[in-house]
RNA sequence: GACGGUAUAGCUUAGUGGUAGAGUAACGGAAUCAUAACUCGUCAGUCGUAGGUUCAAAUCCUACUACCGUCA
Numbered sequence: 001g002a003c004g005g006u007a008u009a010g011c012u013u014a015g016u017g018g019u020a021g022a023g024u025a026a027c028g029g030a031a032u033c034a035u036a037a038c039u040c041g042u043c044a045g046u047c048g049u050a051g052g053u054u055c056a057a058a059u060c061c062u063a064c065u066a067c068c069g070u071c072a
Stems, first nucleotide, its partner, number of pairs: 001071007010024004018055001026042004048064005
């Protein structure tokens, strides 16, 4: 330098145009003599950034950023 992949909650991740989910963590309740486990609930997302297409974009297109890989 060329090409490809990944970027979503504190962490691990699902989601191929129509309300952004799960597990885990944190917090609270219930239970227990008490603690843990178990159980119920709550909180936590400007979907990497900036544009474009569309009635509607995490999703499609373009550029950029970070990381990983292949080739030179």
Overview
The RNA shown here (transfer RNA) has 72 nucleotides and comes from Reclinomonas americana ATCC 50284. Model confidence (mean pLDDT): 85 of 100. The organism belongs to Reclinomonas americana, within Eukaryota. Rfam family: tRNA. It is annotated as a transfer RNA.